Formats: sequence, structure tokens, C1' cells
RNA sequence: UGGGGAGUAGAAACCGCGCGUUAAGUACCGUCGGAUGGGAGGUUGCCGGCGGGCGAAGGAACGAUCCUCGUUCCGCGGUGCUGUUUCGCUACCGCCCUG
Repeated sequence: UGGGGAGUAGAAACCGCGCGUUAAGUACCGUCGGAUGGGAGGUUGCCGGCGGGCGAAGGAACGAUCCUCGUUCCGCGGUGCUGUUUCGCUACCGCCCUG
């Protein structure tokens, strides 16, 4: 000096375990803050706090009780978490392999 490569936040699918179904959560909007390949900066995106609007799918069996409670099962929710697999930053420097 040339060539090649790895790794972030996170996303999807699947497995398992939960939560809700008495509506939380998810998604949307506003605002504030945070983290974001090893370094420093930063965008899409991500996370958290607060506020706002919108908004849903229940059913069966059994037990207790005596009229609403519990358990189990089948569903439902743009539902949470773990694991596995796949995918996965920008320019500069760095790292690994190689000529």
C1' cells in the first nucleotide's frame, strides 16, 4: 500500500414460560432524557419518563357459592420475557486474515 473479513443498537421467524381479556400492553401523536461495532462524531432506527387522542373477543367444562368468584381448556391481543436461527449502522481511525 492492495484485497478480504468480524463485531453495535436492534428486527423477523420458531420453541418455551408468562401477562391481559374486569383492557393493561401493543400501535399513533407531542415533549424531555438516554444508549447506540474498539475510539470519537452522528442519522435511520431503538429504549425510558411524562402528557394526549384512539381502541378490542370471548367461549366451554368443572368446583365453590348462591349470582359472582376460582380452576382448567380452547381462542383472542399489531401482548411481555428467555433461548435458538437468520438478518443487521454511516464516513474516518482501529482490529483480524492475506498479497
The RNA shown here (THF (Tetrahydrofolate) riboswitch aptamer) has 99 nucleotides.
The coordinates come from a structure-prediction model, not an experiment, and the mean pLDDT is 76.
Its Rfam family is "THF (Tetrahydrofolate) riboswitch aptamer". The family has 101 seed sequences and 747 matches in Rfam 15.1. A reference for the family is Trausch et al. (2011), "The structure of a tetrahydrofolate-sensing riboswitch reveals two ligand binding sites in a single aptamer", Structure.